Predicted 3D model of a 93-nucleotide RNA (c-di-GMP-I riboswitch aptamer) from Tumebacillus permanentifrigoris.
Lineage of the source: Bacteria > Bacillati > Bacilli > Alicyclobacillaceae > Tumebacillus.
RNA sequence: CCUCGAUAAUGGCAAACCUGUACGAAAGUCAGGGACGCAAAGCCGUGGGCCUAAAGCGUAGAUUCCUUAUGCGAUGGUUGCCAGGUUACCGAA
Numbered sequence: 001c002c003u004c005g006a007u008a009a010u011g012g013c014a015a016a017c018c019u020g021u022a023c024g025a026a027a028g029u030c031a032g033g034g035a036c037g038c039a040a041a042g043c044c045g046u047g048g049g050c051c052u053a054a055a056g057c058g059u060a061g062a063u064u065c066c067u068u069a070u071g072c073g074a075u076g077g078u079u080g081c082c083a084g085g086u087u088a089c090c091g092a093a
Base pairs, nucleotide, nucleotide: 004091005090012038013037017033018032019031020030022029023028036080042086043085044084046083047082048081049078050077051076056072057071058070059069060068
């Protein structure tokens, strides 16, 4: 140095849940609290998966402007689902 990852050290992150005169159509995000876990649970939504379905388009009803139900719809999300890229602390076996 590479691989690897201790019942080691120093630190780090923060699921569920709760709170909110926050953002959003929603999914979700953000902030505070909180810890189930995490050796990349650091960063990049790039590929697949998954979640949502606003605009828009269609169908049916109603009606003629309004409106209801429903299908499609990612340009919206998710990296703590899996890959890929990239950077990094410590050092027992």
Of the family's consensus pairs, 95% are formed in the model.